[in-house]
RNA sequence: AGAGUUUGAUCCUGGCUCAGAACGAACGCUGGCGGCGUGCUUAACACAUGCAAGUCGAACGAGAAAGCUUCCUUCGGGAAGUGAGUAGAGUGGCGCACGGGUGAGUAACGCGUAGGUAAUCUACCCUUAUAUUUGGGAUAACAUUGGGAAACUGGUGCUAAUACCGGAUACCCUUCUUUGCUGCUGGGCAAAGGAGUAAAGGUGGCCUCUUCAUGAAAGCUACCGUGUAGGGAUGAGCCUGCGUACCAUUAGCUAGUAGGUGGGGUAAUGGCCCACCUAGGCUACGAUGGUUAGCGGGUCUGAGAGGAUGAUCCGCCACACUGGAACUGGAACACGGACCAGACUCCUACGGGAGGCAGCAGUGAGGAAUAUUGCGCAAUGGGGGCAACCCUGACGCAGUGACGCCGCGUGAGCGAAGAAGGUCUUCGGGUCGUAAAGCUCUGUCCGGUGGGAAGAAAGUCAUUGGUUUAAUAUCAUUAUAGUUUGACGGUACCACCAAAGGAAGCACCGGCUAAAUCCGUGCCAGCAGCCGCGGUAAUACGGAUGGUGCAAGCGUUGUUCCGAAUCACCGGGCGUAAAAGAGCGUGUAGGCGGCUUGGUAAGUCAGAUGUGAAAGCCCUGGGCUUAACCCAGGAAGUGCAUUUGAAACUGCCAGCCUUGAGUAUGGGAGAGGAGAGUGGAAUUCCCAGUGUAGAGGUGAAAUUCGUAGAUAUUGGGAGGAACACCCGUGGCGAAGGCGACUCUCUGGACCAAUACUGACGCUGAGACGCGAAAGCGUGGGUAGCAAACAGGAUUAGAUACCCUGGUAGUCCACGCCGUAAACGAUGAGAACUAGGUGUAGCGGGUAUUGACCCCUGCUGUGCCGAAGUUAACGCAUUAAGUUCUCCGCCUGGGGAGUACGGCCGCAAGGCUAAAACUCAAAGGAAUUGACGGGGGCCCGCACAAGCGGUGGAGCAUGUGGUUUAAUUCGACGCAACGCGAAGAACCUUACCUGGAUUUGACAUCCUUGGAACAGCUAUGGAAACCCCUCUUUGAGGGAACCGGAUGACAGGUGCUGCAUGGCUGUCGUCAGCUCGUGCCGUGAGGGAUUCGGUUAAGUCCGGUAACGAGCGCAACCCCUAUCGUUAGUUACCAGCAUUAAGUUGGGGACUCUAGCGAGACUGCCGGUGACAAACCGGAGGAAGGUGGGGAUGACGUCAAGUCCUCAUGGCCCUUAUGUCUGGGGCUACACACGUGCUACAAUGGUACCGACAGAGGGAAGCGAAGCCGCGAGGUGAAGCAAAUCCCAGAAAUGGUAUCUCAGUUCGGAUUGGAGUCUGCAACUCGACUCCAUGAAGUUGGAAUCGCUAGUAAUCGCGGAUCAGCAUGCCGCGGUGAAUACGUUCCCGGGCCUUGUACACACCGCCCGUCACACCACGAGAGUUGAUUGUACCAGAAGUUGUUGGGCUAACCCUUCGGGGAGGCAGGCACCUAAGGUGUGGUUGGUAAUUGGGGUGAAGUCGUAACAAGGUA
Repeated sequence: AGAGUUUGAUCCUGGCUCAGAACGAACGCUGGCGGCGUGCUUAACACAUGCAAGUCGAACGAGAAAGCUUCCUUCGGGAAGUGAGUAGAGUGGCGCACGGGUGAGUAACGCGUAGGUAAUCUACCCUUAUAUUUGGGAUAACAUUGGGAAACUGGUGCUAAUACCGGAUACCCUUCUUUGCUGCUGGGCAAAGGAGUAAAGGUGGCCUCUUCAUGAAAGCUACCGUGUAGGGAUGAGCCUGCGUACCAUUAGCUAGUAGGUGGGGUAAUGGCCCACCUAGGCUACGAUGGUUAGCGGGUCUGAGAGGAUGAUCCGCCACACUGGAACUGGAACACGGACCAGACUCCUACGGGAGGCAGCAGUGAGGAAUAUUGCGCAAUGGGGGCAACCCUGACGCAGUGACGCCGCGUGAGCGAAGAAGGUCUUCGGGUCGUAAAGCUCUGUCCGGUGGGAAGAAAGUCAUUGGUUUAAUAUCAUUAUAGUUUGACGGUACCACCAAAGGAAGCACCGGCUAAAUCCGUGCCAGCAGCCGCGGUAAUACGGAUGGUGCAAGCGUUGUUCCGAAUCACCGGGCGUAAAAGAGCGUGUAGGCGGCUUGGUAAGUCAGAUGUGAAAGCCCUGGGCUUAACCCAGGAAGUGCAUUUGAAACUGCCAGCCUUGAGUAUGGGAGAGGAGAGUGGAAUUCCCAGUGUAGAGGUGAAAUUCGUAGAUAUUGGGAGGAACACCCGUGGCGAAGGCGACUCUCUGGACCAAUACUGACGCUGAGACGCGAAAGCGUGGGUAGCAAACAGGAUUAGAUACCCUGGUAGUCCACGCCGUAAACGAUGAGAACUAGGUGUAGCGGGUAUUGACCCCUGCUGUGCCGAAGUUAACGCAUUAAGUUCUCCGCCUGGGGAGUACGGCCGCAAGGCUAAAACUCAAAGGAAUUGACGGGGGCCCGCACAAGCGGUGGAGCAUGUGGUUUAAUUCGACGCAACGCGAAGAACCUUACCUGGAUUUGACAUCCUUGGAACAGCUAUGGAAACCCCUCUUUGAGGGAACCGGAUGACAGGUGCUGCAUGGCUGUCGUCAGCUCGUGCCGUGAGGGAUUCGGUUAAGUCCGGUAACGAGCGCAACCCCUAUCGUUAGUUACCAGCAUUAAGUUGGGGACUCUAGCGAGACUGCCGGUGACAAACCGGAGGAAGGUGGGGAUGACGUCAAGUCCUCAUGGCCCUUAUGUCUGGGGCUACACACGUGCUACAAUGGUACCGACAGAGGGAAGCGAAGCCGCGAGGUGAAGCAAAUCCCAGAAAUGGUAUCUCAGUUCGGAUUGGAGUCUGCAACUCGACUCCAUGAAGUUGGAAUCGCUAGUAAUCGCGGAUCAGCAUGCCGCGGUGAAUACGUUCCCGGGCCUUGUACACACCGCCCGUCACACCACGAGAGUUGAUUGUACCAGAAGUUGUUGGGCUAACCCUUCGGGGAGGCAGGCACCUAAGGUGUGGUUGGUAAUUGGGGUGAAGUCGUAACAAGGUA
């Protein structure tokens, strides 16, 4: 510090996700040791049991028992002593308000921070001064007697105090009055006077003084305690400034409310409370209400700013079963006190009682989850006590949990035959791996043995010194030495012994992200944080091996911060439907504000002081072996307050100025607004005339109108609405918007020149106003147009598009509505920053008679463009540039601008505005393609123009389908279908049925035996094959061959062409496809390759940020067309000789053959063209613009075809899916399609006669002549390995004759009979011949194919395959046409351009209803909770007030009877908790039914959007 993920790729916007750190954690797997920390986050749920607050006998009275000892005894027991002034209880004092727990409540002066208290208190502690006097009456305990189950309690009687009460005295105390000084909220000091308020003693010691006289009392003394007053310290109360969560879908709240006066109350201010008076107080700087929450120091994270959090430790607050109220006290409205009410639990004799773990342990429950019913007061601290001491679940320790942090170990060195084994393998090897084994060492931890701390200071006793005192007592203090005290714990630590021995796991390995291979699985099982893996070769699932990371832990889950500049203060945005400028204005609060002078000092800046607790963080140093941890010191603490100063800027006060703003004067421009009136054109309707059969409408029609006279046309009239031309990216207005003319009223802007005011300004939350169209209300109006509606068409349907009609509405008046793509998709204002060129308004200059032209200023409105900016597109003085001020708005897509609530509206609806749930995208701009029922240019037998076919018939052949035991397999639009197959009777053959065989029919190796081999005969058998015998070879060995045995292996036309190579088809012989360098762009990419011409061509030329190059095109190659030359057999024959015959002699002229050459290149001429390329015409030429034909197929596309040509990965079979074999099948047949043949006839058929080719083939071959057969053919054998012989007769054509338009002398299918040939064999299932038979068919619907010249059409010939079998295929020649105006249309293709929501690329994408399943939500008759108001009823305990008839020790009076003062119980009154009744608000749960929403590989219906998406 970033990374992954939207796309075919790119840039951007934007969300989601990851890597980091942390935790009071939990879960999974694993687990050696120690140190230091830490541990109910949930039910403030309920609690058994034990402990957690007592202490003081030096405040007080009283006072046991057991046991032991002794004595007595009637042996039952009794007494005394001791236990012991002990235990336990009581009165009294102090403590119990601390310490400990928890976070329910609380949004608050609760907390934090800084202050105030002149408005206050403070027990214990310290200190100063002083006092500690004199009396009195009770009461518990106890005794006795009652009640009660118990808890507890009543009566009577006795008694003490540091308990209680009265009196005296008293200051510097309190209060009142007066005065003075000082200070200012009720302060302090001084003086005078009046009134008022105190106390308690205890313990030890002593005898100096007094009295009794061993010694005591009074007294003295020391200490403790007590009273009063002052001070200190500590703690607390109250008040104030500032800060302190979310919701405005909470906007108004408030009657003790706000204030005053006077009282009450309190330690103290105060409506804190009361009476009276006033009518206020709070609130947009967020009152009130709701929700949530203890706050802070800090903690986690972060670069910081911030964000989140508030466990442990520290400070504050609140609470103690729930609610209320008080008492005591210095302090409480009190966790382990009391009263009442309530809920719950327990006891009960049913009458009544008891209780409160949010103290420490512990239990149950809840929960994913959190420990021991431990030890000790040894230390620290606390309470009581003079003290010893007691108490202390505070605390110190231990236990438990890897919960966290830190440290240590599980060994170290050497060791290659790189062992065995695992695993992978290209079979060579690699890897685990120096790892192990082995050898040599070490000894941390654990274990054993032995030693063994610090933490302890005190205290007590004894002695000594000084102080106090009358004193050597005593007490306190200091010092000394001795003595006592340790839970942890025989722990830390140390030494020794032994022994490598007891001690390693977890996660991950597709990318992000370090680390890969094999096997299994086969969209299954599963994984997954995101993207995404898995459908037979998974680095992503599961296992294994190896590797990577961390390590006594490792992963997962959850949560927080970061990354996220993804709420942006630092530090973001709003033209583009990236999310985002309010439709527009006026203007309130608020924010901001021109120049200048003086003052002030609120902001601001600087210094000082105080504070900012400790702990923590940071730095330095130190202590535990180190670290974590702990200790000491320092720094920091950005804050607040006080104070001193500065005066630039902001603010405030006062003054000045004119440039911002405004006013006045003079002008012209304008569809600016409102009202009234006027006008003409057109449509429609009405009347009248002319006139006759149609009109109208459409793609075409029909509905409709018209013979009752339409349409058309002429004249007249009525009525409503809108204003052609002018009209212009012209004008005006804030926007919406405004368009005939005239008048009236009226707003604003602009220009010119001066004068005046003197900052009067800008923006603008709320608020108010305006606001197209549609819509609503009332009343008018209604010509045209026209939702709804009706009809006609179209269509599969057509609730649409088209047509004919047609009502609201459109118009007017008044009132609502308040929204629009209300758009410049661009808030308002101000300043600055190159220009060029239009246009509108008003000026200035020059010039002119004048109008122009030209230069120039201001205001508006357009276009182009620099810098700059932008993701790009673009914007660019009218900014989207550079800045300032103010407002509005945005924060992923969907759900949703929806629900609920509120406000507005007559309604429609508008404004405001969520959540659950769901997805990993949604989106912007630009790029390359592809596509378009977008455009332009061009080409092709693409259409057109022609010729001939197919589709109809019969047959052949292939395919589908069906059938079958099998009908083997493959090929499926073009680009499968006379295709693989250039030959299925057996074989082929892969299929079926039956039989047989298992190292195999075939290959290599190992072992063993045998001659092998060939021929013949016989037998079994269907055959392959098996077995036996004979003859020949002189013997042995090797090779070959055969047989037996063995296993490695063979074999597979089995699967996968979607694992592949190779080969092939196709677009397409279309003209395209790319590269290097440079250039442009952030980039994908572009450019070159586009453009103007031209070409068959990216062919060439020109231009050009391109310049070159490559693969394609063309050419080079072959055949053919002309000529020359060379050669002349088997070919040829002009002349000569010869023959039946180029038969022979001869010839080398010709034809021909086959070698080598020539020729054609737009070379020449003319024209056109841009002086080009090129095109057109011409000449010459056998041939002319590529002469004709062939071979030749760019980058790529179709997961095109082929595993059955071959090769090959993987998988599968291995007595079978291999091999051999008889027979069958591939030849089936209701049917459908493709490709062909033959025809339907006279341009023909038949018969006879008679011509002319080319290219091929031939030895297991072609086979002549001759003879036989009607013929297929047979016989025969000559010749020929071929320019020699043979196949071999070419046919159409030509001539003659006949047929005469008919199912025929056309046509030949089918069938019967008889044969021939090939072959082992023609039944299934060959071809051919002869005789007989003589079917359909009379030119073929929709549709569709080929062909542009030696072509189509037509005619025959040959060859491959092959024993035989050709209508197919491949070739050959003969005869030999027609047509092309042209490119509108169909199909295919090329280039440019445009749109796109497509990129699997239109066979694309995609919308909505319906149906089904699931999920969350809204409404809902209601129902049921929670909470909170309000009105009333009722009212416990308690405080306060009141009352006095009951009761009454202290004080007063008394005649001693009593009375008074005061008090108590009781009564009454106010307040008031729980409770009850009624009525509201808010917020949950649930509900028949209902509504839309979301999600869900292959459901239904259509096709709305994306291209002009077929109606933009």